[in-house]
A computed fold for a 506-nucleotide part of an RNA from a mine drainage metagenome, annotated as large-subunit ribosomal RNA, domain I. The coordinates come from a structure-prediction model, not an experiment, and the mean pLDDT is 82.
Context: one part of a larger RNA
């Protein structure tokens, strides 16, 4: 020292397991904010600290409902001191109070500070800017205007995940190389606007038949074209559908409604109530598991609970329920005083001009300058007036069809930061969010930024009185327990690594 039993130690794989992810369905909500947000700093508990939740009234005050035997949030007990059936603690609805920063708004500022006027006795209010509105003033210049001042008075600003319009706009890449082309009008920025946005009632399309606003789906179809005719891009007619909706214009007059108010009333939405049916026997720590014998089922979804429970528990099917508030819907009454809209009638009136089109240069249509219509402008030009215009992919002529240069519009779509509520041939602690646990924390950066590890005793702490060795840690008794090689570094407890104790071999 090797090998072999056997038994330890480390070390935490693997097996069960979940508070937490993921991914999805319906429905709902789709905003928050100068009445000061989102997010934060600081404080606030009878006792340090973090979460949570409040706001000098500070784990909270009023008050209206619900709830009915305990309570004084979580880590996390312990003492202490109280509340409660005169109904607390809780759960909902409405108020009150809401330091200081942050849009931040009196000035400043190195965010949670620092320094002011005014009007109050005090308490306390109030002071940015930019837009409109009002009023007073007011110039060359008379009338005006511009321009200034203001008590008041609306409205702006910022934040939020994805969807939408618009404005800007790359490169990698591919084309086996590149420079047109291509990625892509995509990433990125930048502005707005809503729950949907945008489009939208033909100066559309077809073809000589005809259709009849827009959005979104499936074919048409990788077609018909475009294209260093290379990579590549790529329609529209037609057709099936989802969904359907069409209107409006200035001036007076006359009439009538609607919208508004404000009451009832209903349906929902924020708490909630009632909710069926088991018992025994052995095993066993413990019965929901066997065995014997029962019941209930509009409920045998699904979770607890000392092994697997329809009848123990919460719940579920099911039926009911709101003082208050908020969102639809219906009814009746009001004023038509004022405002804004609409419907009838009569009268006048109106029908989009630097605009269609052209030159020359972009750009967008699937179409790259081409035979390039058609839309659109930066530029320079420049009609007609319904007896007239515009399009049918150069152009012309006949045919056809529409009426451009004013507005508006639900519905089908597009998304989910987020509320509830269900599902998963989706992960189960090197998986699944970066995060199952003090997580965007620790910690690393000057900073933008970067970015972990870490989860299990046990049914129940019964969480080991007490003795003994030891300085202590630890460890042997004893007691808890079914287990204690379950002993808190605590479920199972693999391997490498390192022992002991016996055999054999050297």
């Nucleotide at each position: 020292u090797g090998c072999a039993u056997a038994u330890g130690g480390u070390g935490g794989a693997u097996g069960c397991c979940u508070u937490g992810g993921c991914g999805a369905u319906u429905a709902c909500a789709g905003g928050c904010g100068a009445u000061g947000a989102a997010g934060g700093a600081c404080g606030u508990g009878g006792u340090a600290g973090c979460c949570u939740g409040c706001g000098u009234a500070a784990a909270g005050u009023u008050u209206c409902g619900g709830g009915g035997a305990g309570c004084u949030g979580g880590c996390a007990a312990a003492c202490a001191a109280g509340c409660u059936u005169u109904g607390a603690u809780c759960c909902g609805g409405a108020a009150a109070u809401g330091u200081c920063c942050g849009a931040a708004u009196g000035g400043g500022g190195a965010a949670a500070c620092c320094c002011a006027c005014c009007c109050g006795c005090a308490a306390g209010g109030g002071u940015a800017a930019c837009c409109g509105u009002c009023u007073c003033u007011g110039a060359a210049u008379a009338u005006a205007u511009a321009g200034g001042a203001g008590a008041a008075u609306g409205g702006u600003g910022g934040c939020g995940a994805a969807c939408c319009g618009a404005g800007u706009g790359a490169a990698c890449u591919g084309a086996a190389a590149c420079a047109u082309c291509u990625a892509a009008g995509u990433a990125g920025c930048u502005c707005g606007a809503g729950g949907a946005a945008a489009a939208g009632a033909a100066a559309u399309c077809a073809a000589c038949c005809g259709a009849g606003a827009u959005u979104c789906c499936g074919u048409a179809a990788g077609u018909a074209g475009u294209g260093g005719c290379g990579a590549g891009c790529g329609a529209a007619c037609a057709u099936g559908g989802a969904a359907u909706a069409g209107c409006c214009u200035g001036u007076u007059a006359u009439u009538u409604u609607u919208a508004g108010c404000a009451c009832a009333u209903g349906c929902g939405a924020u708490a909630g109530u009632a909710g069926a049916a088991c018992g025994g026997a052995a095993u066993g720590g413990a019965a929901a598991g066997u065995c014997c014998g029962g019941c209930c089922a509009u409920a045998g979804a699904g979770g607890g609970u000392g092994a697997u429970a329809g009848c123990c528990c919460c719940u579920u099917a099911u039926a009911c329920g709101a003082a208050a508030u908020c969102c639809c819907g219906u009814g009746u009454g009001u004023g038509g005083a004022a405002c804004u809209a609409g419907g009838a009638u009569a009268a006048c009136g109106a029908c989009a001009a630097g605009u269609a089109g052209g030159g020359c240069g972009g750009g967008g249509c699937a179409c790259g300058a081409g035979a390039a219509a058609c839309c659109u402008u930066g530029u320079c030009u420049g009609a007609a007036c319904a007896u007239g215009g515009g399009g049918g992919g150069a152009c012309c002529a006949u045919c056809c069809u529409c009426c451009a240069a004013g507005g508006c519009u639900a519905a089908a779509u597009a998304c989910u930061c987020g509320u509830a509520a269900u599902c998963g041939a989706c992960c189960g602690a090197u998986a699944g969010u970066g995060a199952a646990c003090u997580a965007g924390u620790a910690c690393c950066g000057u900073g933008a930024g970067g970015g972990a590890a870490a989860g299990g005793c046990g049914a129940a702490a019964a969480g080991a009185a007490c003795c003994c060795c030891g300085g202590g840690a630890g460890g042997g008794g004893a007691g808890u327990g079914a287990a204690a090689u379950a002993g808190a570094u605590c479920c199972u407890g693999a391997a490498a690594c390192c022992g002991u104790a016996u055999g054999c071999a050297u």
Source information:
The full RNA is in RNAcentral, with records from SILVA.